[in-house]
RNA sequence: GCCUCUGCAGCUCAGUCGGUCAGAGCAUUCCAUUUGUAAUGGAAGGACGGUGGUUCAAUUCCACCCAGAGGAA
Repeated sequence: GCCUCUGCAGCUCAGUCGGUCAGAGCAUUCCAUUUGUAAUGGAAGGACGGUGGUUCAAUUCCACCCAGAGGAA
């Protein structure tokens, strides 16, 4: 160099026949409860690998690039 797969929140993951506010668990911060801590409950912040294309509209489709995993030789 070739083929296949993967890339979404700090971590582990879900989601998508293209359109509704992009979600969950853990973690972080705050509040309530407690004499205090833990536990529990509530709330907040935080994300679609990059560029371009198609489209009225792209996390989703297409191309290339980047990173990772596997395979053939």
The RNA shown here (transfer RNA) has 73 nucleotides and comes from Triparma retinervis. Rfam family: tRNA. The family's RNA type in Rfam is transfer RNA.